Bacterial RNase P class A, 359 nucleotides, folded computationally.
Its Rfam family is "Bacterial RNase P class A". Rfam classes the family as a ribozyme.
Of the family's consensus pairs, 93% are formed in the model.
Its mean pLDDT, the model's own confidence on a scale to 100, is 76.

RNA sequence: UGAGCAAAUCAGGUGAUCGCGGGCGCCGGGCCGAAAGGUGGCGCCUGAGGAAAGUCCGGGCUCCACAGGGCAUGGUGCUGGGUAAUUCCCAGUGGGGGCGACCCCGAGGAUAGUGCCACAGAAAUGCAGACCGCCCGUCCCCGGCAGGGGAUGUGGCAAGGAUGGAACGGUGCGGUAAGAGCGCACCAGCGGGCGGGCGACCGUCCGGCUAGGUAAACCCCACCAGGAGCAAGACCGAAUAGGGGAACAAUGGGGCGGCCCGUCCCGUUCCCGGGUUAGGUCGCACGAGGCGCCGGGCAACCGGCGUCCUAGAUAGAUGAUCACCCACGACAGAACCCGGCUUAUCGAUUGCUCACGUU
Numbered sequence: 001u002g003a004g005c006a007a008a009u010c011a012g013g014u015g016a017u018c019g020c021g022g023g024c025g026c027c028g029g030g031c032c033g034a035a036a037g038g039u040g041g042c043g044c045c046u047g048a049g050g051a052a053a054g055u056c057c058g059g060g061c062u063c064c065a066c067a068g069g070g071c072a073u074g075g076u077g078c079u080g081g082g083u084a085a086u087u088c089c090c091a092g093u094g095g096g097g098g099c100g101a102c103c104c105c106g107a108g109g110a111u112a113g114u115g116c117c118a119c120a121g122a123a124a125u126g127c128a129g130a131c132c133g134c135c136c137g138u139c140c141c142c143g144g145c146a147g148g149g150g151a152u153g154u155g156g157c158a159a160g161g162a163u164g165g166a167a168c169g170g171u172g173c174g175g176u177a178a179g180a181g182c183g184c185a186c187c188a189g190c191g192g193g194c195g196g197g198c199g200a201c202c203g204u205c206c207g208g209c210u211a212g213g214u215a216a217a218c219c220c221c222a223c224c225a226g227g228a229g230c231a232a233g234a235c236c237g238a239a240u241a242g243g244g245g246a247a248c249a250a251u252g253g254g255g256c257g258g259c260c261c262g263u264c265c266c267g268u269u270c271c272c273g274g275g276u277u278a279g280g281u282c283g284c285a286c287g288a289g290g291c292g293c294c295g296g297g298c299a300a301c302c303g304g305c306g307u308c309c310u311a312g313a314u315a316g317a318u319g320a321u322c323a324c325c326c327a328c329g330a331c332a333g334a335a336c337c338c339g340g341c342u343u344a345u346c347g348a349u350u351g352c353u354c355a356c357g358u359u
Base pairs, nucleotide, nucleotide: 001355002354003353004352005351006350008349009348010347012325013324014323015322016321017320018319020047021046022045023044024043025042026041027040030039031038032037049331053342054341056340057339058338059337060336061229062228063227064226073225074224075223076222077221078092079091080090081089082088093107094105095104096103097102108220109219113218114217115214116213117212131161132160133157134156135155136153137152138151139150140149141148142147169187170186171185172184173183174182188210190207191206192205193204194203195202196201233282234281235280236279243272244271245270246269247268248267252266253265254264255263256262289308290307291306292305293304294303295302296301326329
């Protein structure tokens, strides 16, 4: 200098003017509304994020349900730890990738059972499978011999070829008529012993030599899970309609009908208590909170002390203009709250790795 890896922090700044949400103080006593309640002016203070996003996980909170147990359904799935909790985080194990810094993993069980393994291929799981082959026996033919060819066998053979992602351990030597874990060495796998580790697992020795893959197929095993969500939910609260009661008026009035009978409907005032409206108030911002120091722990994290208070709208504020400066400004904006994950993002800073060059 170039290429990369990892982690964390920051996210244009300052000033002026105008405007908006929230809080406090002062002034005003007007306006809106049925009420509850809301509203004005001035001054001061304060006003988005690392992701506020996706709503993918987990919890707090609220209401409903709930004796206990089981089934079903869904989820999680190497080990140990952290946490309110997690599918998150940390530290490890095993496997995979990279020269490396480092990164990635749906990583329980395939001797509980069932299913599936397309196409190709003779055969795809049954201690299977002779298509081309190899070997042996018998017979026939050719040949001087060596040998070659053909037929045949309820013969032997899974070594070679061919198909396939995969052909019943791999490579090599021996062995054999040809072959074969048939024997041996190494490797892989399985079982057992011993040693180490809390554990996943690792190391080593022995054994018979061998057991296909697939559980993001059913399934089995272990563990976890009640439902709905702030438009949750709580409180205040009219008018109209409806319910109950009291008083008054009348023996009535109205509809059906030509009339009678019949039948149906109906007043005024006051009181009571209940429900309701996206009306109002709360929930709603002091919290698993931030920062600093000390202690424990490899770490995630935990404990103690000190200190700080930091948006709260409800049609939804957080903006606009101008000036100056710089590294010239990305992605994007709260809506009950918090912990994670994922995705978007101009750039700046730190440590480390590799390559090249110079001294």